[in-house]
Predicted 3D model of a 162-nucleotide RNA (Lysine riboswitch aptamer) from Candidatus Avimonas faecium. RNAcentral holds the sequence, with entries from MGnify.
RNA sequence: AAUAGAGGCGCGCUGAACGAUGAGUAGCGGCGGGAGACACCGGGUCUGCGAACGCAAGCGGAAGGCGUCAGCGCCGAAGGGCGGCAUUCCCGGAGAAGGCCGUUCCUGGCUAUGCGGUCAAUAGCCGUAUGGCUGUCAUCACAAAGCGGAUGAAGCGCUAUU
Numbered sequence: 001a002a003u004a005g006a007g008g009c010g011c012g013c014u015g016a017a018c019g020a021u022g023a024g025u026a027g028c029g030g031c032g033g034g035a036g037a038c039a040c041c042g043g044g045u046c047u048g049c050g051a052a053c054g055c056a057a058g059c060g061g062a063a064g065g066c067g068u069c070a071g072c073g074c075c076g077a078a079g080g081g082c083g084g085c086a087u088u089c090c091c092g093g094a095g096a097a098g099g100c101c102g103u104u105c106c107u108g109g110c111u112a113u114g115c116g117g118u119c120a121a122u123a124g125c126c127g128u129a130u131g132g133c134u135g136u137c138a139u140c141a142c143a144a145a146g147c148g149g150a151u152g153a154a155g156c157g158c159u160a161u162u
Stems, first nucleotide, its partner, number of pairs: 001162005008075001010074006017068003027059002030055003036046003040093004078107003081103005087097003108134011136153005
């Protein structure tokens, strides 16, 4: 350097499959209300042919996000940070979100808890701190060897073959 491989509650993608959440919410019609509403700024639009908001009974969703299951691709799998591009949010600004591209900047993997972020969310995810579990290698002690122990390191690692 090439090829093959291991880690395990391992990683990612897809699904008009199932489930919950969203939500008895939005919306609809009725009554009240009486000048605002579209998050922010400017424009624009809607609105006294009645805005916001409130009320009781009735009818009553959806999307994004999530879990499970199935399928597929994998083991820097991938995720995050940073930079760029366009898209969407009525238009412009600001901001946000997800997407794509780049990047030797960070992270071995899983997990619990705290904090922060995202989110409708207490779900899930991301970041971070601490703890636990686990794979790998190095060093040390013990030792015939093995199991087990201590300390440390990082995937730019580790194992096998050439």